[in-house]
RNA sequence: GGGAAGCGAGUGUGGAUCGCGGCCGUCCGGCGUUCGCGCCGGCGCGGUCGAGGAAAGUCCGAGCUCCAAAGGGCAGGGUGCCGGCUAACGGCCGGGCGUCGCGAGGCGACGGAAAGUGCCACAGAGAACAGACCGCCGAUGGCUCUUCGGGGCACAGGCAAGGGUGAAACGGUGGUGUAAGAGACCACCGCGCGACCGGUAACGGGAGCGGCACGGCAAACCCCACUCGGAGCAAGGCCAAAUAGGGGACGAGGCGCGGCCCGCGCCGAUGGACCACGGUCCGGGAGUCCCGGGUAGGCUGCCAGAGGUCGCGGGCAACCGCGAUCCCAGAGAAAUGAUCCGCGGCCGCGCGAGCGGCGACAGAACUCGGCUUAUUCGCUUCCCUCGA
RNA sequence: GGGCCGGUAGCUCAGCGGUAGAGCAGGGGACUUUUAAUCCCAAGGUCGUGGGUUCGAUCCCCACCCGGCCCA
Numbered sequence: 001g002g003g004a005a006g007c008g009a010g011u012g013u014g015g016a017u018c019g020c021g022g023c024c025g026u027c028c029g030g031c032g033u034u035c036g037c038g039c040c041g042g043c044g045c046g047g048u049c050g051a052g053g054a055a056a057g058u059c060c061g062a063g064c065u066c067c068a069a070a071g072g073g074c075a076g077g078g079u080g081c082c083g084g085c086u087a088a089c090g091g092c093c094g095g096g097c098g099u100c101g102c103g104a105g106g107c108g109a110c111g112g113a114a115a116g117u118g119c120c121a122c123a124g125a126g127a128a129c130a131g132a133c134c135g136c137c138g139a140u141g142g143c144u145c146u147u148c149g150g151g152g153c154a155c156a157g158g159c160a161a162g163g164g165u166g167a168a169a170c171g172g173u174g175g176u177g178u179a180a181g182a183g184a185c186c187a188c189c190g191c192g193c194g195a196c197c198g199g200u201a202a203c204g205g206g207a208g209c210g211g212c213a214c215g216g217c218a219a220a221c222c223c224c225a226c227u228c229g230g231a232g233c234a235a236g237g238c239c240a241a242a243u244a245g246g247g248g249a250c251g252a253g254g255c256g257c258g259g260c261c262c263g264c265g266c267c268g269a270u271g272g273a274c275c276a277c278g279g280u281c282c283g284g285g286a287g288u289c290c291c292g293g294g295u296a297g298g299c300u301g302c303c304a305g306a307g308g309u310c311g312c313g314g315g316c317a318a319c320c321g322c323g324a325u326c327c328c329a330g331a332g333a334a335a336u337g338a339u340c341c342g343c344g345g346c347c348g349c350g351c352g353a354g355c356g357g358c359g360a361c362a363g364a365a366c367u368c369g370g371c372u373u374a375u376u377c378g379c380u381u382c383c384c385u386c387g388a
Numbered sequence: 389g390g391g392c393c394g395g396u397a398g399c400u401c402a403g404c405g406g407u408a409g410a411g412c413a414g415g416g417g418a419c420u421u422u423u424a425a426u427c428c429c430a431a432g433g434u435c436g437u438g439g440g441u442u443c444g445a446u447c448c449c450c451a452c453c454c455g456g457c458c459c460a
Base pairs, nucleotide, nucleotide: 001384002383003382004381005380006379007378008377009376012343013342014341015340016339017338018337020050021049022048023047024046025045026044027042028041029040030039031038032037052361056372057371059370060369061368062367063366064232065231066230067229071262072261073260074259076228077227078226079225080224081095082094083093084092085091096110097108098107099106100105111223112222116221117220118217119216120215133163134162135159136158137157140156141155142153143152144151145150171189172188173187174186175185176184191210192209193208196205197204198203236300237299238298239297246291247290248289249288250287253267254266255265256264270283271282272281273280274279307326308325309324310323311322312321313320314319345358346357347356348355349354389459390458391457392456393455394454395453398412399411400410401409406443415429416428417427418426436452437451438450439449440448
């Protein structure tokens, strides 16, 4: 100068005065009473408890409640290396591989491109088994000159090694070879294959063989593996009250755990009269849709939990097991406030005594396990690097 | 407390990964006695912010900010 982990404080703590909300007990008055008690009132009294590490965002997972009973499938969604933890998760721990960093360490959306389809703009000759712009050769054939040694042309033909374009060009370096080249051939690297060894596994190791060829993108559609009903406490349940058990349309089939299909279950499916054979009139009908009205009150759900703390044991760890102990907000328009003194934290001034100032993000609303975001410090331990 | 949408020019909105568009408004010009209508021209953009995937992001993914709607 950096990296990692843990702990603690987070206007904290003690006291005093006044003031809040819940619970328990108690006093006074009134009402009711099944004579247990309940309700209302009192600036009643006493005791006890009373916001967070994120209470936040609502990004995930669950507990719980409802969708009458009730299965299967499709569509759709989620995750994506391996092993483990957990009630579960997209979380956490450990490991592997990749990547960044000198390093301690950090990050990873981490199955499959040979199941198929699709995209790679512009530039460039050419973007997947493609291609000739600048170029190289011109041995063989052709044209031409010839002192017959050979020279020239670059037409046919051959090349993709060099240059250029681009994010990326159908392996790289060095050689052999060739007219010039090219995995055409060779060595090494790279790539692929499979017996062997280590490891629970992901994966790693090294001797061997191979053809020297099989770009990228799946946070493209998709394929594969595993997994998932849907809504949500403003879910729901009970009581009381009030209104318009309102009006209309469709209607023989319809409704029921989101969409679709099958299965299953439930509800319903007509009658009368007249007539001139056609038909007309009246009523009923599960359910769906539209319009309109009433109520929005009280109680409950609402706190004892996958709970906290301490100790021991197991495990690298996350975490698990055992024992002991504790109860730690339940508001309902929403409760923690104000004043003073002392101690404590930070900053500034001061020789000092001391003086002055400051303290971040921010407040439960059914409850937990996480993630993410916002934010003030202090302490401890280990590790890395640089300098002396 | 919970659930669902949206953010692009001054305004209203399109945009299926190849370098951003339409209409209206505003500016200039043409036409007209003048205006309107009509025609032409040019301009106007951190695509809410940051990060990621990719050669490349308005678009795909993640986080945050802002706005709107619903539930009793």
Predicted 3D model of RNase P RNA and transfer RNA as a complex of 460 nucleotides. Its mean pLDDT, the model's own confidence on a scale to 100, is 76. It holds a member of the Rfam family "Bacterial RNase P class A". Rfam describes the family as follows. Ribonuclease P (RNase P) is a ubiquitous endoribonuclease, found in archaea, bacteria and eukarya as well as chloroplasts and mitochondria. The family's RNA type in Rfam is ribozyme.